A computed fold for a 689-nucleotide part of an RNA from Garicola koreensis, annotated as large-subunit ribosomal RNA, domain II. Its mean pLDDT, the model's own confidence on a scale to 100, is 85. The source organism's lineage runs through Bacteria, Actinomycetes, Micrococcales, Micrococcaceae and Garicola. It was read from a public genome assembly. It matches the Rfam family "Bacterial large subunit ribosomal RNA".
Context: one part of a larger RNA
RNA sequence: GCCUGCGAGUUAGUGCUCGGUGGCGAGGUUAACCCGUGUGGGGUAGCCGUAGCGAAAGCGAGUCUGAAGAGGGCGUUUAGUUGCCGGGUCUAGACCCGAAGCGGAGUGAUCUACCCAUGGCCAGGGUGAAGCGUGUGUAAGAGCACGUGGAGGCCCGAACCCACCUAGGUUGAAAACUGGGGGGAUGAGCUGUGGGUAGGGGUGAAAGGCCAAUCAAACUCUGUGAUAGCUGGUUCUCCCCGAAAUGCAUUUAGGUGCAGCGUUGCGUGUUUCUUCCUGGAGGUAGAGCUACUGGAUGGCUGAUGGGCCCUACAAGGUUACUGACGUCAGCUAAACUCCGAAUGCCAGUGAAGUCAGAGCGUGGCAGUGAGACGGUGGGGGAUAAGCUUCAUCGUCGAGAGGGAAACAGCCCAGACCACCGGUUAAGGCCCCUAAGCGUGUGCUAAGUGGAAAAGGAUGUGGAGUUGCUUAGACAACCAGGAGGUUGGCUCAGAAGCAGCCAUCCUUGAAAGAGUGCGUAAUAGCUCACUGGUCAAGUGAUUCUGCGCCGAUAAUGUAGCGGGGCUCAAGCACACCGCCGAAACUGUGGCAAUCAGUCGUUUGCGGCUGGUUGGGUAGGGGAGCGUCCGACACUGCGGUGAAGCAGUCGCGUAAGCGGCUGUGGAGUGUGUUGGAGUGAGAAUGCAGGC
Numbered sequence: 001g002c003c004u005g006c007g008a009g010u011u012a013g014u015g016c017u018c019g020g021u022g023g024c025g026a027g028g029u030u031a032a033c034c035c036g037u038g039u040g041g042g043g044u045a046g047c048c049g050u051a052g053c054g055a056a057a058g059c060g061a062g063u064c065u066g067a068a069g070a071g072g073g074c075g076u077u078u079a080g081u082u083g084c085c086g087g088g089u090c091u092a093g094a095c096c097c098g099a100a101g102c103g104g105a106g107u108g109a110u111c112u113a114c115c116c117a118u119g120g121c122c123a124g125g126g127u128g129a130a131g132c133g134u135g136u137g138u139a140a141g142a143g144c145a146c147g148u149g150g151a152g153g154c155c156c157g158a159a160c161c162c163a164c165c166u167a168g169g170u171u172g173a174a175a176a177c178u179g180g181g182g183g184g185a186u187g188a189g190c191u192g193u194g195g196g197u198a199g200g201g202g203u204g205a206a207a208g209g210c211c212a213a214u215c216a217a218a219c220u221c222u223g224u225g226a227u228a229g230c231u232g233g234u235u236c237u238c239c240c241c242g243a244a245a246u247g248c249a250u251u252u253a254g255g256u257g258c259a260g261c262g263u264u265g266c267g268u269g270u271u272u273c274u275u276c277c278u279g280g281a282g283g284u285a286g287a288g289c290u291a292c293u294g295g296a297u298g299g300c301u302g303a304u305g306g307g308c309c310c311u312a313c314a315a316g317g318u319u320a321c322u323g324a325c326g327u328c329a330g331c332u333a334a335a336c337u338c339c340g341a342a343u344g345c346c347a348g349u350g351a352a353g354u355c356a357g358a359g360c361g362u363g364g365c366a367g368u369g370a371g372a373c374g375g376u377g378g379g380g381g382a383u384a385a386g387c388u389u390c391a392u393c394g395u396c397g398a399g400a401g402g403g404a405a406a407c408a409g410c411c412c413a414g415a416c417c418a419c420c421g422g423u424u425a426a427g428g429c430c431c432c433u434a435a436g437c438g439u440g441u442g443c444u445a446a447g448u449g450g451a452a453a454a455g456g457a458u459g460u461g462g463a464g465u466u467g468c469u470u471a472g473a474c475a476a477c478c479a480g481g482a483g484g485u486u487g488g489c490u491c492a493g494a495a496g497c498a499g500c501c502a503u504c505c506u507u508g509a510a511a512g513a514g515u516g517c518g519u520a521a522u523a524g525c526u527c528a529c530u531g532g533u534c535a536a537g538u539g540a541u542u543c544u545g546c547g548c549c550g551a552u553a554a555u556g557u558a559g560c561g562g563g564g565c566u567c568a569a570g571c572a573c574a575c576c577g578c579c580g581a582a583a584c585u586g587u588g589g590c591a592a593u594c595a596g597u598c599g600u601u602u603g604c605g606g607c608u609g610g611u612u613g614g615g616u617a618g619g620g621g622a623g624c625g626u627c628c629g630a631c632a633c634u635g636c637g638g639u640g641a642a643g644c645a646g647u648c649g650c651g652u653a654a655g656c657g658g659c660u661g662u663g664g665a666g667u668g669u670g671u672u673g674g675a676g677u678g679a680g681a682a683u684g685c686a687g688g689c
Stems, first nucleotide, its partner, number of pairs: 001689006011092003015089010027048003033042003052059002062074004095233002098230001102223006113197009122187001124156003127152001131148006160184003164181005199215001201211003236623006246259005260368002262365007271358001273353004277348004286339001287337002293333003297329004305321001306319004371396010401412003416589004421585003427579003430563003436576001438575006449565001455549002459546010476533005482506003487501003512527001516525002590613010624678001626675008635667002643662008
């Protein structure tokens, strides 16, 4: 891992509550217990109901509060009660499995920690303390030298003990090892045997270490089915409806209570919804601000203050400072408003449409209370986020189908079943690939299409405005482009051309006190401007369509799904066709519900017509099957039961039946009753492979 078997809402309570269905009914009913045995008979204590209100005394269809004949609260207008079955709930382990843990009583020191008693072990080599002796030395010493001596948590290094490094091993040879190196090795050494200390306790040269492969509190049994707002699992079928991820509160935030939203019964019976009409409330978008409150720019005016002058004081004068008020102009605001929509909202004995699993009330049962993305209007953030938080709508959630290559949340569209029918939606129609290399007019040359900004550019199409132009424009070529003058100043120099100031006059067809290059300064080249040659358009600017550059990433083109596409198979506009889904429709069938009608055993059934049938949590309904009983068929069965295998058939499904083989003794159908009643999941349990 697979297969087989086992495996989870049960049981109890004369609990509570609701529904279904019986009995009796202003009543209903017994409990213990007794008699009896047939499922019976008795038993009236008690309980519920028939009257409530008040804390109570108490009063009573009323009562309490209160001074009250007020007002108000709770009552009064009657249906209950007791069995059985079912939904839910309470108390119990209470659907099942699952802790880490807490308490109690015991068992452990054959591992290991420390201690006690008694034993054992440490090859060999080295160093050479004290002491002592001799010599020397001294007044005596001290000291020094040589010998002797053999100390040491001394040195090197086996046994022995340890475990620092590295390699291997890591489904190991081994639940801690092996190889090679390493440390200690007369000591706080190692070790044998026996003994001691026990679980909030021991022991610890202290690491929370060790106390039998277990230690921040051992192990065994037990309270015990501890508790688990947590995770996982929870077994047959079909039919109808169908959510929520919100508000408030919470030692609350992944839980729960109430409300909201679902379902189901009863009641009400269009009250719901949509559109129109009529009448309302409002301060958003926008806009505006000498209409307020604030913010904020510039001009004019210029109070006050400051500076300067004058001055004994007071006064006065002046100012390129400051800048109130006023005024003019132009702005600005979620917490500004003189104004002010569109939507949305409210109402109507209003009108029309719709009859929808609409609305409202009430009882039973829930689930939900992590939401996600997209459009729109905002807040937070950086007008970041597949970000976060509100509002509103949609989809997903719980929604399949077609499109977007693939792609919960985008576009189209809501799947009852069958069909080798038809029409369309979004999106498409050259090939992959169903349908047009469709028609017309343009655009694009960038493979733009088929990613991107500020910014840049004689790309190219369209529409304007405007200058010059056969009295010859624009471009090109030929020629001129002068004189006063080197203008003045500055400067080493400044001569058109460093800089400052001024920017005139003359000659002329024209020529700046000079457009750029250039020189140290001149020089030189050139331009503006003018004449000629030539011969028809040539400049500026605005708006707009489509393009260009800007453009850089990691396996391989790789930013059209691919091939490939250029009067497109790209883009724009217009048009005609076609394809395309579970949409719509055709044919047949099933089911639910409503209305009408017929029948009826009053449960329901038939017919006609309308509507409906995606679905998670969840609610409701109807069934299938298993095991064990009761009754009937007084069924079937060795002329072959159950089970098993194969095959054929029936039913919307769970399932059911026939035949054949195997098997060898039980078993079916109908009605009814009772459950240890349905397996794929729980890192499920046991066994097999």